[in-house]
Context: one part of a larger RNA
RNA sequence: AUCUCGUUAAGGAACUAGGCAAAAUGAACCCGUAACUUAGGGAGAAGGGUUGCCAGAGACUGUGAAUCCCUUUCGGGUGGAGCGGACUCUGGUUGCAGAGAAAUGGCUGAAGCGACUGGUUACCAAAACCAUAGGCCAAUGCGAAGGGGGAACCCGAAGUAUAUUGGCUGACUCCUGCCCGGUGCCGGAAGGUUAACAGGAGCCGUUAGCUCCUUUAUGGUGCGAAGCGGUGAAUCGAAGCCCCGGUAAACGGCGGCCGUAACUAUAACGGUCCUAAGGUAGCGAAAUUCCUUGUCGGGUAAGUUCCGACCUGCACGAAUGGAGUAACGACUUCAGCGCUGUCUCGACGAGAAGCUCG
Numbered sequence: 001a002u003c004u005c006g007u008u009a010a011g012g013a014a015c016u017a018g019g020c021a022a023a024a025u026g027a028a029c030c031c032g033u034a035a036c037u038u039a040g041g042g043a044g045a046a047g048g049g050u051u052g053c054c055a056g057a058g059a060c061u062g063u064g065a066a067u068c069c070c071u072u073u074c075g076g077g078u079g080g081a082g083c084g085g086a087c088u089c090u091g092g093u094u095g096c097a098g099a100g101a102a103a104u105g106g107c108u109g110a111a112g113c114g115a116c117u118g119g120u121u122a123c124c125a126a127a128a129c130c131a132u133a134g135g136c137c138a139a140u141g142c143g144a145a146g147g148g149g150g151a152a153c154c155c156g157a158a159g160u161a162u163a164u165u166g167g168c169u170g171a172c173u174c175c176u177g178c179c180c181g182g183u184g185c186c187g188g189a190a191g192g193u194u195a196a197c198a199g200g201a202g203c204c205g206u207u208a209g210c211u212c213c214u215u216u217a218u219g220g221u222g223c224g225a226a227g228c229g230g231u232g233a234a235u236c237g238a239a240g241c242c243c244c245g246g247u248a249a250a251c252g253g254c255g256g257c258c259g260u261a262a263c264u265a266u267a268a269c270g271g272u273c274c275u276a277a278g279g280u281a282g283c284g285a286a287a288u289u290c291c292u293u294g295u296c297g298g299g300u301a302a303g304u305u306c307c308g309a310c311c312u313g314c315a316c317g318a319a320u321g322g323a324g325u326a327a328c329g330a331c332u333u334c335a336g337c338g339c340u341g342u343c344u345c346g347a348c349g350a351g352a353a354g355c356u357c358g
Base pairs, nucleotide, nucleotide: 002352003351004350005349006348007347008346010344011343014342019339027051028050029049030048031047036041038171052093053092054091055090056089057088058087060085061084062083063082068077069076070075094098106337107336108335109334110333111332112331113329114328118130119129134169135168136167137166138165139164140163146155147154148153172324173323174322175321177254178253179252182251183250184247185246186245187244188243191242192241193240198235202231203230204229205228206227209223210222212220213219214217255273256272257271258270259269282316283313294310295309296308297307298306
């Protein structure tokens, strides 16, 4: 020097990313207890006091003797001694210390997120992630939809729309604006387009035959019926698509430029372009703000964090929910009280391993 402990002057978070770790708090009884609140909570809020032993007194309580009364017996009643239990009060007494050891909450103020209890990365993450009750939408009329199976069959369900399935949101409170042009879904069927099939106009191959030529041959040229084969137009063809409507708690989207008020500044107001419609309420430098340590206020002697405002929202915004919210949280952030070897800054002690010998 290492590990595990104990103690420590003065200070008391100056340590550090961060009070990590440690210290502190701690039991029972009594007093007392704020904002806020969904009236249940918050709350063991916070903050105080007491606790041993001895004596006396007090009422309470368990058991219930003698006595007396009743009774045919068994027994019942009266009575309250004695013994026991826990407690309260008064007085006294003792130690440094009386919940004498062990075990046994530190507390408060404020903000963010998630309502809560619950679940999660078996073996680095427990969370703001997942779930949740509640809300909404859609499908499904029963041989249901949906799901597992080539199928039989089964689940759904021995259920029946207050049911089941799928999706989104996520307690509660106040709310949830505008856009259906695109994509999706639902409905419509007049018109356009459109497959196989049907349909066969026409064209091509083959050649019995015909024709022409002359070098008359087992020759050459041209045409070519029927049959067979090939190809194949018009026409007829459903859904779908085009088309016509609906639908956003479906996927999603929710503008620009210029001018204008009797200081200036700003613009309630006007003009213009574009769009399907141009972001409403609420919130806002935010788990979202680049510039940025924005500006102002608060807290500190001093604050890139924190809290309250402002709004210039690079690039919030309403069930990919918006804004609040009591309670809850081994969540995240800021501050304070208490407390301490975290630190100023170390020191001392105990045990263990290490080292030497055996």
Molecule: large-subunit ribosomal RNA, domain IV
Organism: bacterium